RNA sequence: CCGAGUCAGCGGGAGAACCGGCCUUGCCGGUGCCGAAGGAGCAACCGCCCCGGAAACUCUCAGGCCCACAGGACCGCCUGGCUCGC
Numbered sequence: 001c002c003g004a005g006u007c008a009g010c011g012g013g014a015g016a017a018c019c020g021g022c023c024u025u026g027c028c029g030g031u032g033c034c035g036a037a038g039g040a041g042c043a044a045c046c047g048c049c050c051c052g053g054a055a056a057c058u059c060u061c062a063g064g065c066c067c068a069c070a071g072g073a074c075c076g077c078c079u080g081g082c083u084c085g086c
Stems, first nucleotide, its partner, number of pairs: 002085007009077004017031006032065003038061001039059003045053003
């Protein structure tokens, strides 16, 4: 210098409601809905094969459901830190 991993920063980023009450930037209740924080389950597959690792599939505990705000898996960056390799 380059590559990989990880953290931060920046950009992009979906889905899903109605009614009622109230002290109406909102909160509460009833029923329903969503899946892409997290969590859990099965499993293709993988491994050092005793046993482990495993999804964007599944479940919705949690979270979310006018717009906005917030959050957001994942993707991108000729941005920076750290670690490893070459």